[in-house]
Context: one part of a larger RNA
RNA sequence: GGACGAACGCUGGCGGCGUGCCUAAUACAUGCAAGUCGAGCGGACUUAACUUUCGGGUUGGGUUAGCGGCGGACGGGUGAGUAACACGUAGGCAACCUGCCUAUAGGGACGGGAUAACUACCGGAAACGGUAGCUAAGACCGGAUAGGUGCUCCUGGCGCAUGCCGGGGGCAAGAAACGCGGAGCAAUCUGUGGCCUAUAGAUGGGCCUGCGGCGCAUUAGCUAGUUGGUGGGGUAACGGCCUACCAAGGCGACGAUGCGUAGCCGACCUGAGAGGGUGACCGGCCACACUGGGACUGAGACACGGCCCAGACUCCUACGGGAGGCAGCAGUAGGGAAUCUUCCGCAAUGGACGCAAGUCUGACGGAGCAACGCCGCGUGAGUGAUGAAGGUUUUCGGAUCGUAAAGCUCUGUUGCCAGGGACGAACAGCUAGGGGAGUCACUGCCCUUGGUGUGACGGUACCUGAGAAGAAAGCCCCGGCUAACUACGUGCCAGCAGCCGCGGUAAUACGUAGGGGGCAAGCGUUGUCC
Numbered sequence: 001g002g003a004c005g006a007a008c009g010c011u012g013g014c015g016g017c018g019u020g021c022c023u024a025a026u027a028c029a030u031g032c033a034a035g036u037c038g039a040g041c042g043g044a045c046u047u048a049a050c051u052u053u054c055g056g057g058u059u060g061g062g063u064u065a066g067c068g069g070c071g072g073a074c075g076g077g078u079g080a081g082u083a084a085c086a087c088g089u090a091g092g093c094a095a096c097c098u099g100c101c102u103a104u105a106g107g108g109a110c111g112g113g114a115u116a117a118c119u120a121c122c123g124g125a126a127a128c129g130g131u132a133g134c135u136a137a138g139a140c141c142g143g144a145u146a147g148g149u150g151c152u153c154c155u156g157g158c159g160c161a162u163g164c165c166g167g168g169g170g171c172a173a174g175a176a177a178c179g180c181g182g183a184g185c186a187a188u189c190u191g192u193g194g195c196c197u198a199u200a201g202a203u204g205g206g207c208c209u210g211c212g213g214c215g216c217a218u219u220a221g222c223u224a225g226u227u228g229g230u231g232g233g234g235u236a237a238c239g240g241c242c243u244a245c246c247a248a249g250g251c252g253a254c255g256a257u258g259c260g261u262a263g264c265c266g267a268c269c270u271g272a273g274a275g276g277g278u279g280a281c282c283g284g285c286c287a288c289a290c291u292g293g294g295a296c297u298g299a300g301a302c303a304c305g306g307c308c309c310a311g312a313c314u315c316c317u318a319c320g321g322g323a324g325g326c327a328g329c330a331g332u333a334g335g336g337a338a339u340c341u342u343c344c345g346c347a348a349u350g351g352a353c354g355c356a357a358g359u360c361u362g363a364c365g366g367a368g369c370a371a372c373g374c375c376g377c378g379u380g381a382g383u384g385a386u387g388a389a390g391g392u393u394u395u396c397g398g399a400u401c402g403u404a405a406a407g408c409u410c411u412g413u414u415g416c417c418a419g420g421g422a423c424g425a426a427c428a429g430c431u432a433g434g435g436g437a438g439u440c441a442c443u444g445c446c447c448u449u450g451g452u453g454u455g456a457c458g459g460u461a462c463c464u465g466a467g468a469a470g471a472a473a474g475c476c477c478c479g480g481c482u483a484a485c486u487a488c489g490u491g492c493c494a495g496c497a498g499c500c501g502c503g504g505u506a507a508u509a510c511g512u513a514g515g516g517g518g519c520a521a522g523c524g525u526u527g528u529c530c
Base pairs, nucleotide, nucleotide: 001530002529003528004527006526007525008524009523010522013377014376015375016374017373018372019370020369021335026333027332028331030330031329032328035070036069037068040067041066043064044063045062046061047060048059049058050057051056077288078287079286087212088211089210090209091208092207093206096205097204101201102200103199104198105197106196107195110142111141112140118133119132120131121130122129123128149172150171151170152169153168154167155166156165157164158163178193179192180191181190182189183188214260215259216258221251222250223249226248227247228246229245230244231243232242233241263285264284265283266282267278268277269276270275290311291310292309293308294307313324314323315322316321341367343366344365345364349363350361351360352359353358380410381409382408383407390401391400392399393398414471417465418464419463420462424457429452430451431450432449433448434447435446436445474519475518476517477516478515479500480499481498485514486513487512488511489510495502496501
């Protein structure tokens, strides 16, 4: 000199864009943060119309506790642990998986038994259950078909290779689901959304390997599933991943092992560079979710707002037993030098579900608070000498503050007041029309045009106008380094100080004043890094 997620002191006008618990991965009151689908299913409640043998029945609408589907593995938080294939980079898998999405090919016969909801009874303070009875499905089960899979036999091609890619035969276990519209008297046809199988793609993941990035040798030896093999098991998959047996190996001064510290990177800061330091915000990866352990479900978890067990803690209790997990967004207590609102909205972007309308979304978009940072603007401009008054100083002549002020002429940024007032909106849906592919044909599908509809921010940005200098300057320093000097007070006292050093009666170094220098809505101090 530069930098900062800063803090402290004094001071403080406006705007834009960012940033904001670095400490206790401490404990948490309260609210919200993951739902959605009635176009999968049976009910219940309610409403309207029609009908009625007045018990009711049919049809349509609304709500949705339950069964069922998809999503709760994304998004959001934190950095505890981890020195490791965790990360970065370069490769590999002839050892793998992949819901939703895309493409292609084919299939979507036939049957069955339950169960929640509900009803009745019972238990319990509650949380929640028990028994009996009833019922549905795209829930569950049987079973048909099978070009895929496994085993096996024959056979072709390829590869450095463990092997890979095919063709043919046999055996074995194996799929599925319908819903909503249109046409039709019906059979049925058709549109659309789904379902099953196979192959391929895309996306996401799993595993393996080379290399790279920390301190201590005042840590020198470490290792028994340890190193390798064989058989078996397990996994989506290779593998001591696990197991039985066999062999006795494996690592290490090119630093094993141990201890300490630490999430890694893109990047960020500094520096001419080499390098040094850092890993806040934003982005990628990893790990964690009260502590420890475990699996279940699933395409995907060993699962932050799921389950089970144990533990600590907190709460409820009728003492028998139960409930909970903010390192989500706000917020509280505590700790600390120190870090914000229990705000608005789903209008936009994105996500989940849904044919859609739409619902949900503390992701996100915004607003609020804080000079915490960066950037921009303002606190006026011109003129004005009797060099006014006043202050300070003086050698008493003067000098200086000083064109500074007043006065006069302007301007009107910003703030305040008044009026007008956005972009961000593109969709989707509905409606009217045009075109296209396909079809016997079309209400359906695809493309396109017009109309209609949607704004939290926000009466905000922005624009216009009125009045009025009116409302807006401080902080540090002035001995040298280092830009800037005098007077008084003090008298080795009080004090200053980054270093050298000042102060003991003429202190440009302490304190005050006048003057001056620097920076400026900031200025200094402290801390940390280069």

Small-subunit ribosomal RNA, 5' domain from a metagenome, 530 nucleotides, folded computationally.